[in-house]
Context: one part of a larger RNA
RNA sequence: UUGGGUUUAAAGGGUCCGUAGGUGGAUAAUUAAGUCAGAGGUGAAAUCCUGCAGCUUACUUGUAGAAUUGCCUUUGAUUCUGGUUAUCUUGAGUUAUUAUGAAGUGAUUAGAAUGUGUAGUGUAGCGGUGAAAUGCAUAGAUAUUACACAGAAUACCAAUUGCGAAGGCAGGUCACUAAUAAUCAACUGACACUGAGGGACGAAAGCGUGGGUAGCGAACAGGAUUAGAUACCCUGGUAGUCCACGCCGUAAACGAUGGUCACUAGCUGUUUGGACUUCGGUCUGAGUGGCUAAGCGAAAGUGAUAAGUGACCCACCUGGGGAGUACGUUCGCAAGAAUGAAACUC
Numbered sequence: 001u002u003g004g005g006u007u008u009a010a011a012g013g014g015u016c017c018g019u020a021g022g023u024g025g026a027u028a029a030u031u032a033a034g035u036c037a038g039a040g041g042u043g044a045a046a047u048c049c050u051g052c053a054g055c056u057u058a059c060u061u062g063u064a065g066a067a068u069u070g071c072c073u074u075u076g077a078u079u080c081u082g083g084u085u086a087u088c089u090u091g092a093g094u095u096a097u098u099a100u101g102a103a104g105u106g107a108u109u110a111g112a113a114u115g116u117g118u119a120g121u122g123u124a125g126c127g128g129u130g131a132a133a134u135g136c137a138u139a140g141a142u143a144u145u146a147c148a149c150a151g152a153a154u155a156c157c158a159a160u161u162g163c164g165a166a167g168g169c170a171g172g173u174c175a176c177u178a179a180u181a182a183u184c185a186a187c188u189g190a191c192a193c194u195g196a197g198g199g200a201c202g203a204a205a206g207c208g209u210g211g212g213u214a215g216c217g218a219a220c221a222g223g224a225u226u227a228g229a230u231a232c233c234c235u236g237g238u239a240g241u242c243c244a245c246g247c248c249g250u251a252a253a254c255g256a257u258g259g260u261c262a263c264u265a266g267c268u269g270u271u272u273g274g275a276c277u278u279c280g281g282u283c284u285g286a287g288u289g290g291c292u293a294a295g296c297g298a299a300a301g302u303g304a305u306a307a308g309u310g311a312c313c314c315a316c317c318u319g320g321g322g323a324g325u326a327c328g329u330u331c332g333c334a335a336g337a338a339u340g341a342a343a344c345u346c
Stems, first nucleotide, its partner, number of pairs: 004317003007300002012314001014201004021194003025088007033081002035077008049065005091191001092188004096183005103177007110154001114150008125136002162169002206247006215241002220236004258313006266291011295302002319346003328339004
């Protein structure tokens, strides 16, 4: 390389959009590039294979054939693929109607809690723990009442619930924007699928500039514990967590399961549509769960939301360590990210 694979053994890209490319629905006509058939030319000889012959045989040699699976020319065929033309509607999409939701962006607003400040009541403790101490407190704390201010997060509802491409999204209201599903009808008429490069988005932490800072809290300080305790526990507490703008581009970015399409027994929940209904339910879409048949699987398991049966396209794997390291290159303010070896060793 071929082959074989990618939930858990090595292996699915974090997600989507999309260029080239690859692949692609039905009918008819035409063409004849691929495809198929015939003929001709060429495909050196030796070698290989087969028949025969000759040195006594063998080795060896000669001769004839076959083979040389290819290329070129030419004449045909038209099932399939391709090209061209025309048509179609079931794939795809548009419009309409009806719904759905924590989908996004911006603004505004509510109550509980926490902390702080001021004032009142009130007096000796509070706090914390396994037990304590550090800490706070007669300069009046803790507790309690009233008012004010601040920032962050939204109890109950709440659910294998819902929405989103993924990351993710949760108090209320408004504005703007996007999406999905169903339904019957109208329209376009293959406009589709995937997608190397490329682009956009992308938790947390981190970085830059400027704000903000209630609570929590890396670092740090103290108190404990302990043989020690650079920890676990406690008292404090800076970055950070929050906002705006700009970077970073990684995660067990997980369903450890790429996308699209078709087909293959059932039972039972739930969300959201539609049709019918004797109002008990029944049927039918789109999601989201549980259990299982066949099948698959090394097994665990999976099982119409496949890891079953097939098709197309992309990505990736090829013993462990060395190593996601070195070097080079690209990107980044940096941290670092991406790409990514070898020697050696078992």
Molecule: small-subunit ribosomal RNA, central domain
Organism: uncultured bacterium